[in-house]
A computed fold for a 72-nucleotide RNA from a Candidatus Aenigmatarchaeota archaeon, annotated as transfer RNA.
The sequence was found in a public genome assembly.
It matches the Rfam family "tRNA". By type it is a transfer RNA. Its family is annotated with triplet codon-amino acid adaptor activity in the Gene Ontology.
RNA sequence: GGGCCGGUGGUCUAAAGGUAGGACGCCGCCUUCGCAAGGCGGAGGCUCCGGGUUCGAAUCCCGGCCGGUCCA
Numbered sequence: 001g002g003g004c005c006g007g008u009g010g011u012c013u014a015a016a017g018g019u020a021g022g023a024c025g026c027c028g029c030c031u032u033c034g035c036a037a038g039g040c041g042g043a044g045g046c047u048c049c050g051g052g053u054u055c056g057a058a059u060c061c062c063g064g065c066c067g068g069u070c071c072a
Base pairs, nucleotide, nucleotide: 001071002070003069004068005067006066007065010024011023012022013021018055026042027041028040029039030038048064049063050062051061052060
């Protein structure tokens, strides 16, 4: 330098055109003599950045940035 894959709450991971779901973690309540486990509820992301297409974009297209991998 080129090809491919990826970037979504604190962490991991879904969603593949119709205003983002789950797990762990965190907070509160129930349960216990108390703790853990368990049950219920809650806060926390508008999706790496900038454009474009579309009635509508995390999703499609273009250009960047970052990471991984292969080739040179």